[in-house]
RNA sequence: CAGCGGGUGCCGGGGAGCUCGCGUGAUGCGGGCUGAGAGGAAGCGUAAACUCGCUUCGACCCGAGGAACCUGAUGCGGAUAAUGCCGCCGGAGGGAGCUUGCCAUGUCACAGC
Repeated sequence: CAGCGGGUGCCGGGGAGCUCGCGUGAUGCGGGCUGAGAGGAAGCGUAAACUCGCUUCGACCCGAGGAACCUGAUGCGGAUAAUGCCGCCGGAGGGAGCUUGCCAUGUCACAGC
């Protein structure tokens, strides 16, 4: 000096389904399934709410070698109490990255032996 790899820092993207019991006018309480995660905290609107619309924070996952997540999809097949639960679709179409004074690697120069 380089930058394909690792790490760091910051920044960014994303989802929260199905179901049972008790109870309510509505909010509510407690279980079960899959999963990394299925609503932990606060606020605004509405009579009320995670559940309709929205904001901030947290946990978790993902950031181009990108199936995190969205679309197709009220899709097709299988299983299940039920559900994106599993498979297909899928070599489909979209989808959020920069920094570095660290590590490794490579190149060049200089100095010493």
TPP riboswitch aptamer (THI element), 113 nucleotides, folded computationally. The model forms 100% of the base pairs in the Rfam consensus.